[in-house]
This is a predicted structure of a 79-nucleotide RNA (c-di-GMP-I riboswitch aptamer) from Sulfurovum sp. The sequence was found by an Rfam model in a public genome assembly. The model forms 95% of the base pairs in the Rfam consensus. The prediction has a mean pLDDT of 75.
RNA sequence: UCUGCAUAAAGCCAAACUGUCUGUGAGGACAGGACGGAAAGUUAUGGGUCUUCUCUCCGAAGAUCGCCAGGCUGCUCAG
Numbered sequence: 001u002c003u004g005c006a007u008a009a010a011g012c013c014a015a016a017c018u019g020u021c022u023g024u025g026a027g028g029a030c031a032g033g034a035c036g037g038a039a040a041g042u043u044a045u046g047g048g049u050c051u052u053c054u055c056u057c058c059g060a061a062g063a064u065c066g067c068c069a070g071g072c073u074g075c076u077c078a079g
Stems, first nucleotide, its partner, number of pairs: 002079003006076001012037002017032006035066001041072003045069003048064006
């Protein structure tokens, strides 16, 4: 460096739900909590989904990467 139809012991992340705060909203932050995860690290680039505004249509601004794909980076074990 590449491959793995490998693994979750140690260490890591933390769904639903609950509480507090926050945002018009989708959502977000923190604490509790674990359904899961080998990129559930990162990136809104393409698609999807969702929200708000506007609208005849169009469109604009946002949210989500734990929806899929792509980019960048990376751990253990075996070969």